This is a predicted structure of a 357-nucleotide RNA (Bacterial RNase P class A) from an Acidimicrobiaceae bacterium. The sequence was found by an Rfam model in a public genome assembly. It matches the Rfam family "Bacterial RNase P class A". Its family is annotated with tRNA processing, dimeric ribonuclease P complex and ribonuclease P activity in the Gene Ontology. The source organism's lineage runs through Bacteria, Bacillati, Actinomycetota, Acidimicrobiia and Acidimicrobiaceae.

[in-house]
RNA sequence: UGAGCCGACUGGGUAGUCGCGCUCAUUGCUAACAAUGAGUGAGGAAGGUCGGGGCUCCGCAGAGCAGGGUGCGCGCGAAAUGUGUGUCGAGGUGACUCGCAGGAAAGUGCCACAGAGAACAGACCGCCGAUGGCCGCAAGGCACAGGUAAGGGUGAAACGGUGCGGUAAGAGCGCACCAGCGUGACGGGCAACCGGCGCGGCUAGGUAAACCCCACCCGGAGCAAGGUCAAACGUGGGAAAUGGGCGGCUCGUCCGUUCGGGAAACCGGACAUUCCCAAGGUGGACCGCAUAGAUGGAUGGCUACACAUCUCUCGCAAGAGAGAGGACAGAACCCCGCCUAUAGGUCAGCUCACCGU
Numbered sequence: 001u002g003a004g005c006c007g008a009c010u011g012g013g014u015a016g017u018c019g020c021g022c023u024c025a026u027u028g029c030u031a032a033c034a035a036u037g038a039g040u041g042a043g044g045a046a047g048g049u050c051g052g053g054g055c056u057c058c059g060c061a062g063a064g065c066a067g068g069g070u071g072c073g074c075g076c077g078a079a080a081u082g083u084g085u086g087u088c089g090a091g092g093u094g095a096c097u098c099g100c101a102g103g104a105a106a107g108u109g110c111c112a113c114a115g116a117g118a119a120c121a122g123a124c125c126g127c128c129g130a131u132g133g134c135c136g137c138a139a140g141g142c143a144c145a146g147g148u149a150a151g152g153g154u155g156a157a158a159c160g161g162u163g164c165g166g167u168a169a170g171a172g173c174g175c176a177c178c179a180g181c182g183u184g185a186c187g188g189g190c191a192a193c194c195g196g197c198g199c200g201g202c203u204a205g206g207u208a209a210a211c212c213c214c215a216c217c218c219g220g221a222g223c224a225a226g227g228u229c230a231a232a233c234g235u236g237g238g239a240a241a242u243g244g245g246c247g248g249c250u251c252g253u254c255c256g257u258u259c260g261g262g263a264a265a266c267c268g269g270a271c272a273u274u275c276c277c278a279a280g281g282u283g284g285a286c287c288g289c290a291u292a293g294a295u296g297g298a299u300g301g302c303u304a305c306a307c308a309u310c311u312c313u314c315g316c317a318a319g320a321g322a323g324a325g326g327a328c329a330g331a332a333c334c335c336c337g338c339c340u341a342u343a344g345g346u347c348a349g350c351u352c353a354c355c356g357u
Stems, first nucleotide, its partner, number of pairs: 001353005007347004013305006020041009043328001047339002050337005055222004062251004067218005072086005087101001088099004102213002107211002109207003124152002126148003131145002133142003160178006179203002181200004186195003226287004235278006243255004256271006307326001309324006
């Protein structure tokens, strides 16, 4: 000097003028309403609605199943699918970034096409043919039975790799070294895990953000929650233990009074409660609601100046003039996270390349 990685801050200022919402005060007229004055009025994400909680209501007597969520260790935290740090894995020269991070030897499924064969695999081209078979007097030949998976081929991937021995030819069949797996004790670390040493020929592909298994956690619905007052309010029909309520299912649990008949079960009627259907009627205010608190939803428009930035002209430079121009965007019960958008400006650290000292 250039290119990157990661973290943070700011994101319009001043003055004037006109206009909005809320609160308070004064006046008009007691209120509604109006005028005047004072104070105050949107974010780092207010967006997404992806998580967690406060709060409200239902149930409250729960249990189980279903359903849902999380998934390496140690901390923080009310909790979170959050966050810090570490371990492991993948990517990158690196600073760093990502994580779909328990289990594939419990089971089921999938891996197109190609290929003999894709996990209890497999014989297309091959190799052997010792022993048995056929031909030949014999030497020997054939490659039938049989043996083989070392060589070649297909494929993203082929049931460990290299070498030596052995064999008819071969093969972890045996051996040496290596890789993986299992196991024993040891060292470091709180742990996840890491390291080396010994033993074992054991060699069992990938995929679980496929079903599943294992461990842990979870009532439901949501401010259009919910509460108070006002108005209408009543009509007809049906159901209530073979029914209904308790978020889905099962168990469990709860479900009125009275009259008449009847031995009782039960039947009929009245009132009450809940639910369903049909037509009609009423439907306004307040709270919830806040140091902004609206409820079709306010926080704005204009002018001037300066400023951050860019372009052009003049100028050695400093600077001067003209033009453009200041992002993403908008509270709605509250709080904590995550994700996404962002013109311009500022700050701190780290990596790589080149040059110079």